[in-house]
Molecule: FMN riboswitch aptamer (RFN element)
RNA sequence: AGAAUUCUUCGGGGCGGGGUGCAACUCCCCACCGACGGUGAUAAGGUGCGAAAUUUCCUUUAAGUCCGUGAACCCAAGGCGUUGCCUUGUGGCUGAUUUGGUGCAAUUCCAAAACCGACGGUAAGCAAUUUUUUUGCGUAGUCCGGAUGUGAGAAGAAGUGU
Numbered sequence: 001a002g003a004a005u006u007c008u009u010c011g012g013g014g015c016g017g018g019g020u021g022c023a024a025c026u027c028c029c030c031a032c033c034g035a036c037g038g039u040g041a042u043a044a045g046g047u048g049c050g051a052a053a054u055u056u057c058c059u060u061u062a063a064g065u066c067c068g069u070g071a072a073c074c075c076a077a078g079g080c081g082u083u084g085c086c087u088u089g090u091g092g093c094u095g096a097u098u099u100g101g102u103g104c105a106a107u108u109c110c111a112a113a114a115c116c117g118a119c120g121g122u123a124a125g126c127a128a129u130u131u132u133u134u135u136g137c138g139u140a141g142u143c144c145g146g147a148u149g150u151g152a153g154a155a156g157a158a159g160u161g162u
């Protein structure tokens, strides 16, 4: 220095204004938000060569829509204290970008205009019943809930072999 392994800590943001209405942070208009790893021509700092232009290397930083990953749900296998719960998986499912500019090179830079956001709940809306009630379907990226959860991963500590 440091593979395996073990432990600790960290590890997702956002409804402000107006309108309608008995009622909406759910509808309509504007607003607001962007997990993790990679790539990356950005930016900042340091540094080597050189008279200078140019240029080398290092560190940090740089994509919601590119390549992958993660939560929920399903499936399979295994386990247990078995109407369930837990573990594992190389299993399934899992959203969204264009145009112009610069350039050798950019879906990453610059400019502009777009687009997207699991599941359950809930007073928009729709339908039926019926005569003002009841029932069914059913509207949230931002509210409530599972979740003081899980987690891609990040940092640190211990550490045998070498």
Stems, first nucleotide, its partner, number of pairs: 001162001005158006016030004031142002033117002035069004043060004048055001064115002073092002075089006097113005119145003125137004